[in-house]
This record gives sequence, C1' cells and structure tokens, in this order.
RNA sequence: GCAGCAAGCUGGACGAUCGCUGCCCUGAGCGAGCGGCGCACGCGAGUGCGCCGUGAGUCGAAGGGGAGAGGAAAGUCCGAACUCCGGAGGGCAGUGCGCCGGGUAACGCCCGGUCGGGGCAACUCGAAGGACAGUGGCACAGAAAACACACCGCUAACCUGUGGGGUCCGGCUUCAGCCGGACCUUCAGAAGCAAGGGUGAAAAGGUGCGGUAAGAGCGCACCGCGCCCGUGGUAACACGGGUGGCAGGCAAAACCCCGCAUGGAGCAAGACCAAAUAGGGAGGCGUUUUCAGGACGGCCCGUCCGAAGCCUCCGGGUCGGUCGCUUGAUCUCGCCAGCAAUGGCGAGGCUAGAGGAAUGAUCGUCACGCCGAAGCGCCGAAAGGCGCGGAGGCGGACAGAAUUCGGCUUACGGCUUGCUGCGACA
Repeated sequence: GCAGCAAGCUGGACGAUCGCUGCCCUGAGCGAGCGGCGCACGCGAGUGCGCCGUGAGUCGAAGGGGAGAGGAAAGUCCGAACUCCGGAGGGCAGUGCGCCGGGUAACGCCCGGUCGGGGCAACUCGAAGGACAGUGGCACAGAAAACACACCGCUAACCUGUGGGGUCCGGCUUCAGCCGGACCUUCAGAAGCAAGGGUGAAAAGGUGCGGUAAGAGCGCACCGCGCCCGUGGUAACACGGGUGGCAGGCAAAACCCCGCAUGGAGCAAGACCAAAUAGGGAGGCGUUUUCAGGACGGCCCGUCCGAAGCCUCCGGGUCGGUCGCUUGAUCUCGCCAGCAAUGGCGAGGCUAGAGGAAUGAUCGUCACGCCGAAGCGCCGAAAGGCGCGGAGGCGGACAGAAUUCGGCUUACGGCUUGCUGCGACA
C1' cells in the first nucleotide's frame, strides 16, 4: 500500500431574529356555588330575574422565568414491571424452549467455554436432546431409498443339460459307424459376489496388504464407530489404554417421545369526578273537569286509595374532565471484584410527559468530511509526475417520544483502535 476481520466512540458547537408545546410566578378580567334582601310567575310544591356580600376555579388577556426526542424514539419480535379479570389442589390438551457453566428482576437475551460447519488466517455461523418406542415420508433418476438390493459387470469352486467341439479307454459291428465311461474346452441355465461401472442430495465404514473361483471385516495394520476403564476438567467434553469386526441412510423446522417452563387481557389496563336528554327510585304538589281503576256498599251520594301531569332530590351510565404519568431493575463520575457478561460501594444529578400530538425555520461565525484554483519546490530532454500550499465550492444521513424498563432485529452519516493475509522497501 491492497484485501479483509473484530471492537469501540459519535450522531455538531456558539450567537442573533422569528415561531411551537407543557410547566412555574405575578395577574387585569371572567365567574360556578352559597348567604341576605327585593320583584315577577304559578292553585300549589316551587321556579326565574335583579342588587349586595362572599368566593371555588383544567377559567384567564398581558408580562416574566425555566424546560423541551433517539441511537435507533422504528418493527412491535421476545422478556418483565404495573393494572384488571380468572383460579381449592392435581392432571390433560395447547404453546414455547432444548450442548455446558455463568450473568440477570426475567428472557427465546448477554458473556465465557465445548462440539460441528465455513475461511490460508484474523475470525465467523449453528433450534446443537432422541431416528432399534411407534406411525408415516424420501420427487426425478436408479436394480434397489431400507427386515436392503442386483441393471451392466466379475466367477477355471459346486449343481444341471439325451447342449456343442476335442482326446483317451471299454463294448458291439465286415467297414462306415453306434452305445457307454473318464478327462479337457466352450455355451446356456442355476448358483455365488458386491470389488468395479452406472443413478442419485443420499446406496450398509475408509486406505493398504493378504486371501479367494471371483469377491467380501473373510483375516490383518492404521483411521473411523460402539462399549469398558483410567487421567484432566465444576461440566459439556478432551486425551490415553483396552475391547468388539462392528450398530448402520436422510429427515424430528413430519407426527411423535423425553426433559423443563407456562392462566387470560392489556395504559383504549384500571381508578376517580361528572352535563344536557331519556329512562329508574324516593318524597311532595295535584282547584274544577276528565279516567271513572280499586276499597267500603244491595243501589245512589259520599269518603279513602290510585292515576295522567307537575316540582324537588337521589343513584347508575354516556359526552367531557382528572389521575394512572414518569424518582427509575434511573443517569454521570470514581474506586473495587470478575477473563467477560455483570455486580458492589461512594459522591453528585433530576432529564418531554403534550393525546391528533410541540421539540422548528432563516442568517452569521467556528469545527468536521469531500473536491480544489493561483503560487512555490523537486525529478525529467520533453510530455508529464510527486510534494507543499490553500482562494473558493459542496455536504450533514436514517428518522419523530405517546405507561415504563431489559433485549433482539432492521435503517443510517462519520471517526478511531486492535488484529489477519498478501506485496514492496529498510
């Protein structure tokens, strides 16, 4: 210098002007309710208005003070706090998790390890229990996709054939020849094999030597695998020794089995205050007329109760308002324990709490990143190259709190450090 790996930090500063949303102080004003007096309306229970006094108040012009987004506020994917509902106890179902140790309020998160995959390496990725408990699946290709199998291929063993060819022997025959037997060779069948070829994502350990008709853990050595023992480690596991020729594909992110965990809903949780209208309840008013309902009564009169209607009050819900709401598994700094995640101790700090939702805009200066004119220097014959230099220009992303935390994931501007590989020079 190039290529890469990992970790950390940061997410502009100051000033001026104009705005936005809460909060605090002062506060003109507005003013519910209550008390007193007066007037008016109504048959009445009562109601309305005016004046005086008092005066609650998310009310409030204006002025002043102070505060005001994030590392992800995002996705809403996990885990909690908090709240309400449900629940004797136990179990099933469902759901989630699944190597070991540690951290934490908790977690599916984090840290440190183990094993396995990837990378030359720094490093990185992994839902990483069980596939002889059971059920099912494995496209296409292929002989066969699992109680293994045999397409091509290999096979001088064994078996079969009135097979073919040959040699020899025996018998019959005048010869040609015929019959029988033994051996060699060849063909076919049957049989043996799983080494080689071929198919496939995947085919019943691998390499080598021996062995065999050909082959094969058939035998042996090494590697692999299972079991046992020892050593180290908290453990996962690692290493070493012995032993068995040796279980058997993949897939459990198919059902399933094993172990562990597990009620539901969510701040629109939930609590409180509480209007108009309608409906409910209680008390009261209710002249005359009407209903002519009920009681007393044989009938009439009468009396009482009821009733339409009206007045006042009460309680529930709705509109609306308040609380929940930000002091908290909190932040900053320092020290200590720990490899680390994290924890402990001490000191200091208070940092949005609006509910359709404010946190902004413009200008100037500076800082930062990028580009870069003039000029100067060096090299060179030149073209040109390198360095210094800085006029000036450009740029600032992703994004927007809504009960609150801890994580994960995703989006994004910039800076720094450590490490690895390769190349060059000293």

The RNA shown here (Bacterial RNase P class A) has 426 nucleotides and comes from a Terriglobia bacterium. The source organism's lineage runs through Bacteria, Pseudomonadati, Acidobacteriota and Terriglobia.